[in-house]
Molecule: SAM riboswitch aptamer (S box leader)
Organism: Aquibacillus salsiterrae
């Protein structure tokens, strides 16, 4: 990198560095952000995908959080495609379901 399969309304930040972007990607829109963005590093917390281990029960439901991963602004920040439902009926609004794209995780090539 492809390809299955799960899951994306919860939760969970603070030092140091570093200096002007960042929120994936493209359009639009809404935010962060010199009262210091990303990146790096450090410590700290979230969570329970894999591995441990516990465990009524009878091989699962829970449960712990040692290991590997991930995460720690806003739902994946919102909409983009495709049905639908209510309004409203010139235009549009709010809403719902599924896709598509993305993230992560576990397997396989």
């Nucleotide at each position: 990198u492809u390809c299955u399969u799960a899951u994306c309304a919860u939760g969970a930040g603070a030092g140091a560095u570093g200096g002007a972007g960042g929120g994936a990607u493209u359009u639009g829109g809404c935010c962060c952000u010199g009262u210091g963005a990303a990146g790096u590093c450090u410590c700290a917390g979230c969570a329970a995908c894999c591995a441990g281990c516990c465990g009524a029960u009878g091989u699962u439901a829970g449960g712990c959080a040692u290991g590997g991963u991930g995460c720690u602004a806003a739902u994946u920040c919102c909409a983009a495609u495709a049905g639908g439902u209510u309004u409203a009926c010139u235009a549009a609004a709010a809403c719902c379901u599924a896709a598509a794209a993305g993230a992560u995780a576990a397997g396989a090539a």